Overview: Predicted 3D model of a 73-nucleotide RNA (transfer RNA) from Salmo salar. Rfam family: tRNA. Rfam's curators write: Transfer RNA (tRNA) molecules are approximately 80 nucleotides in length. It is annotated as a transfer RNA. RNAcentral records the identical sequence in 2 taxa. The source organism's lineage runs through Eukaryota, Bilateria, Craniata, Salmoniformes and Salmo.

RNA sequence: UCCCAUGUAGCUCAGUUGGUAGAGCAUGGCGCUUGCAACGCCAGGGUUGUGGGUUCGAUUCCCGCUGUACAAA
Repeated sequence: UCCCAUGUAGCUCAGUUGGUAGAGCAUGGCGCUUGCAACGCCAGGGUUGUGGGUUCGAUUCCCGCUGUACAAA
């Protein structure tokens, strides 16, 4: 430099033939226990990397930029 993939909650990841985003772990509270752990219930936490385009409507489609991983020269 080029090809391809990928960027969603603190972490690991879903999601979608375009209709307003979820799980597990972690965190906090409560219950249980003499107490802790485990377990159960509840809660908080997201400008979906960024800037544009298309659309009534974009995490999803298109383009630029950028981070990461792999491969080639």